[in-house]
RNA sequence: CUUAUCAAGAGCGACGGAGGGACAGGCCCUGUGAAGUCCGGCAACCUGCAUUUGCAAGGUGCUAAAUCCUGCGGUUUUACCGAAAGAUGAG
Numbered sequence: 001c002u003u004a005u006c007a008a009g010a011g012c013g014a015c016g017g018a019g020g021g022a023c024a025g026g027c028c029c030u031g032u033g034a035a036g037u038c039c040g041g042c043a044a045c046c047u048g049c050a051u052u053u054g055c056a057a058g059g060u061g062c063u064a065a066a067u068c069c070u071g072c073g074g075u076u077u078u079a080c081c082g083a084a085a086g087a088u089g090a091g
Base pairs, nucleotide, nucleotide: 001091002090003089004088005087006086011039013038014037015036019029020028021027023071024070025069026068040063041062042061045059046058047056048055049054067085072082073081074080075079
């Protein structure tokens, strides 16, 4: 850079010890324990085996809140649609 997906799902564990939710504005989570590491779990993009839709789980990924909401544009305007940005996979 191209392309697909992003309203489902997943811990009452151990270590750790103050931050975290991409950015900005909000709004939240957090010593009733944040980040991170390990273990556990979820899922099924690649992969393997079967063969039209299944099984497995090796490589990633994920495991508060819709990608937490909004951000730019449109419409029948407070709700939808699309884009951008971001995340992840594959190339």
RNAcentral holds the sequence, with entries from MGnify. This is a predicted structure of a 91-nucleotide RNA (SAM riboswitch aptamer (S box leader)) from uncultured Ruminococcus sp. Taxonomically the source falls in Ruminococcus (Bacteria, Bacillati, Clostridia, Eubacteriales). The coordinates come from a structure-prediction model, not an experiment, and the mean pLDDT is 85.